[in-house]
A computed fold for a 526-nucleotide part of an RNA from a Planctomycetota bacterium, annotated as large-subunit ribosomal RNA, domain I. It matches the Rfam family "Bacterial large subunit ribosomal RNA". Gene Ontology terms of the family: ribosome and structural constituent of ribosome. The full RNA is in RNAcentral, with records from ENA.
Context: one part of a larger RNA
This record gives sequence, structure tokens and C1' cells, in this order.
RNA sequence: GGCUCAUGGUGGAUGCUUAGGUACCAGAAGAGAGGGCGUGACUAACUGCGAUAAGCCACGGGAAGGUGUAAAUAACUGUCGAUCCGUGGAUUCCCUGUAAAACGCGGAGAAUUGAAACAUCUUAGUAUCCGCAGGAAGAGAAAGCAAUUGCGAAUUUCCUGAGUAGAGGCGAUCGAAAGGGAAACAGCCUAAACCGAAUGUACGUCAAGACUGCGAUCGUUGUGCGUUCGGUGUUGUGGGAUCAUCCAGGUUCGCUCGCAGGUGAGCCGGGGAGUUAUAAAUAUCUUUCAUAGUCGAAUCGGCUGGGAAGCCGAGUCAUAGAGGGUGAUAGCCCCGUAGACGAAAUGAUUGAUACUCCCGGAUGUAUCCCAAGUAGCGCCGGUCACGUGAAACCCGGUGUGAAUCAGGGAGGACCAUCUCCUAAGGCUAAAUACUCUCUGGUAACCGAUAGUGAAGAGUACCGCGAGGGAAAAGUGAAAAGUACCCCAGCUGAGGGGAGUGAAAUAGAACCUGAAACCAUGUGCUU
Repeated sequence: GGCUCAUGGUGGAUGCUUAGGUACCAGAAGAGAGGGCGUGACUAACUGCGAUAAGCCACGGGAAGGUGUAAAUAACUGUCGAUCCGUGGAUUCCCUGUAAAACGCGGAGAAUUGAAACAUCUUAGUAUCCGCAGGAAGAGAAAGCAAUUGCGAAUUUCCUGAGUAGAGGCGAUCGAAAGGGAAACAGCCUAAACCGAAUGUACGUCAAGACUGCGAUCGUUGUGCGUUCGGUGUUGUGGGAUCAUCCAGGUUCGCUCGCAGGUGAGCCGGGGAGUUAUAAAUAUCUUUCAUAGUCGAAUCGGCUGGGAAGCCGAGUCAUAGAGGGUGAUAGCCCCGUAGACGAAAUGAUUGAUACUCCCGGAUGUAUCCCAAGUAGCGCCGGUCACGUGAAACCCGGUGUGAAUCAGGGAGGACCAUCUCCUAAGGCUAAAUACUCUCUGGUAACCGAUAGUGAAGAGUACCGCGAGGGAAAAGUGAAAAGUACCCCAGCUGAGGGGAGUGAAAUAGAACCUGAAACCAUGUGCUU
């Protein structure tokens, strides 16, 4: 010097653990976000709060302690009910200025990629950008489907139909619908014709007119057009208006006056409906929830041990043997669990009452109305599973440009027949989508190089800035966290006794404590 073994050091793997994560489910909810500076007896940070500043007031719960994390000290406070929990209020400095995790609708809109190259095509109407909104959004009450049978209560979503029909440099690929089965169900309001009022404008003067007849009276009345408001009206066995005829309760008032008739409105009676759309507000009572809580069965002895929940023995409860904790593994020790109960206040919700709203019908023919720069058509695009194709339907640009029910559209070019429907105005809950968030729950999910970037951190740190972005868990059952003595010395660090503890090689650089690496010692060897 090398090797073996042993004992230590270093180091922090492994095992065990969990305070934090991950994914999903059910219910709720879908928003005044974020920051600065203050605020405590002492206060750097976090948390709470706001100059009334770890808090003020009221009501309810609860019951012995309390003054947050967070020990100690000081000073206080509480059975005259504090702290704490819930509901409602008061206060709420300064800055910012209505905020969004996804879901929705609309506008704009790629490329990588695939086609084994690439251009149509695909990726994809995706990513991304913009606008707007809601708790959902959008869609929605047939100008629909269907096929000679018919459906019809719209729309939406799911399963199926079906990787079918079809589209496609017929390549790559793209890819329906009807129908059937489910979920959930809900239907309505305008425009126009006609009537009335107000108003503007034009015309007009012994007249048209004032509901009709007769008589009187008025006449700035009246007529046409426009606007606004009110009534009426809203559909496809076409509907409505107008007119005519017929049948429908009572009563009051009006329509210049009187009489007769007619007609309109109000009230009563009768019928129907309602606050999640179709109109809308509130009160009282009531049902069930949410936001604090309450009650809640049943075990003892011995043994081992530091400790009993283990083992032995004997019991006991169970609508409760889910789970967690307790000095090792507990139905019966604690918290709970099954089950049962509970609200002064606020919110939601069920039902009732008050209340509010709505209500003539039938038949007939003639006249009038039934959404216009619209439908249709030409050209050019887009979207439809559908790439221009035989290409309908739907939407846009541009040019042209109808009809009003004997009308008009559709049924995948187009025509005929037949059938279905009624565009060019509007509203509409639920079933559906999502999860920044709250509550509860589940896991052949992770267990500290894992799981979120984050066991709290968007912190420390880096960057002028936009932005980038870590590491870091574990004494012990309990601090019982080593009084006292000694070594050494700088009143330090470190160590030896003693003491605590089951254990101190559990001593805070603290569970376990692998390997590399280092040291000491033994043996062998050179």
C1' cells in the first nucleotide's frame, strides 16, 4: 500500500406515515374581482378587520372557559352566560372600476399535418382574434315530414337507424336524414281589413253630418289623406273584417233632446285561468328545505407490556359491526354512525285564501284584408354529409321584379297529376352544455424527484418589462425539550456524567437510516 471483517462518520435512498393533491358523482350556485396602507399591551409574517379597524349592535344556538396562527409575560374578561357558531344590521381609510374557469351565439379565420410528393381535398370552420350574453345560451309552435297507408303537441338532447344512403384528384377521407325507442313537455302575441278617439293637413259653407224613423235643435259639424293611441283580429276541415238572418241572464249609464227601436260601456251573476312564457303586484296562513344545532344503545376482570384496543375468561347493544381518535389491533372509552328531532332571522319552496286577468255563439253569400323591393328569376358566392354536379332546400351580394285564396310555397333539376303546408313580424319554461366556486360523497388514484408549479407559493429568486419561477414534510404517547456537576473556553460551539423517557445510536442538524465517500481497529498479504 491492497483486500476481508468489525465499529463509527458522512449522506439521505428505502420502508412506514399524511397535513396536500388527482379524477369523478350528487345537490347548490353561477358573483362588487384585485391591490395599497393601516389595525394588537408587546407584533416581523400569515389570518381577521377598517380610523367604531383580531373588532360594534340585535336576535337565535351553545355551556365553561376565553383574549387567532403562537409558546411565554402583563393586564383583563366570563353562569347578570363570555369566547365560539348561525341570521340580520352598523362601521367599512386610499387606489382600481364591474371584472369570468368552462359552457353559448354571432363576426373574422390559419398552418403544421394526412393524401406516404402536391395544387382540388384534408387538418377545420379546429387553433387563434373580435363582439355580445345568460345561468344556461341557441332553437321553437309547420309556407313541416311522409308517400297513396299516414303523422302532426313545436323545439331540444340521448339511443338506434349507420359507418347505412350518399359525397369524394370516387384518392386520402368526409358522412347524413326520415322512421323507431326514450328524456322533457306549453303554448301564445302582433301587422292588415273594420270601428272609435286625439292630432296634422287639404277641401268645404244654409250642405253633406250628428245610430235609425218623426218632430225640434246644433253645425269650427263634416269629407279625403297622414300619424299616434284604444277596440277588433291571428288561421289551412283556409281564417278574419263587413253585411244579413237566427239564438243567448239581470241591472245602470252613454250615443244633442222627446217617443219607439237599435247599439256601446260599466257593475252583478255564471264559467275559466294565473304570477317560470302567454298581463302583473302584494299580503296572510301553510308544506318542505337551506343557513347554527339537539337526543342518540351496549364491558368488565385477569395476563403480557412503558402503554391494552392484543391474549384468556365472562357479558352486552345492534334500524347503530361506516369511519376517525384514544400510549399496539376497541360495535359497547371519546367523536361519531342507524334512527329521531330543531330556527328568533333571512332565503328558497308546496298549497290555500285575499287579489288579479279573460269570456257570446251559429249559418250564409257578395265585397274587403291576410306581413314587398318581399317571393320568384339572371349572374356571383356561401351553407347544407352533398367538392357545380341532374343540385333541389336554406343564406348573402348584385340586377330585375309578382300575386292576395280561382292566391302562394314545398314534396332533391324540370313538367303534369296528386299530396302536404300557408313565407316575407315577434315571444316562449323543461329535458341539454359547463364548473372559478360551496356542501356532501366515491376511488384495483399519488404518497414528498410522486401527486397541482405549489403538503401553501405564483412565495424566495431572476428579468427594465412582458414574463420566467424553485427548494423545502416526520423528536416523543406526552416536552416529560436534559435541574445539577465537570472538560474546554472568548459566560461560544462541542462533549462527559447525572436526570427524563419504553427507547436519547428518539437530543431538536431529532422515525427508519441503504450506497457512493471518509476514518479507526483486527486479520491476511506485499